A computed fold for a 74-nucleotide RNA from Vulcanisaeta distributa DSM 14429, annotated as transfer RNA.
The sequence is in RNAcentral, with records from Rfam.
Rfam family: tRNA. From the family's description: Transfer RNA (tRNA) molecules are approximately 80 nucleotides in length. By type it is a transfer RNA.
């Protein structure tokens, strides 16, 4: 160099094939419960979705560039 694969919330990851409201679990926080904490149980906040540009009423999702991680090949 060329192919593939992954990049979403602190953390591990679904959602993308087939475009229509951004999500789960643990973690933070609040609160019941408890002598106190754990646990259990509710409520809660937190996301330029890797980056720019395109398509399109609409875009995490499709298309093209680039970034960064992994992998095959030469």
């Nucleotide at each position: 160099g060329g192919c593939c694969c992954c990049g979403u919330a602190g953390c591990u990851c679904a959602g993308u094939c087939a475009g229509g409201a951004a999500g789960a679990g643990c973690g933070g926080c609040g609160g019941c419960c408890u002598u106190c904490g754990g646990a259990g149980c509710c409520g809660u906040a937190g996301g330029u979705c890797g980056u720019g540009g395109g398509u399109u009423c609409a875009a995490a999702u499709c298309c093209c560039a680039c970034c960064g991680g992994g992998g095959c090949c030469g």
Taxonomically the source falls in Vulcanisaeta distributa (Archaea, Thermoproteati, Thermoprotei, Thermoproteaceae).
The coordinates come from a structure-prediction model, not an experiment, and the mean pLDDT is 82.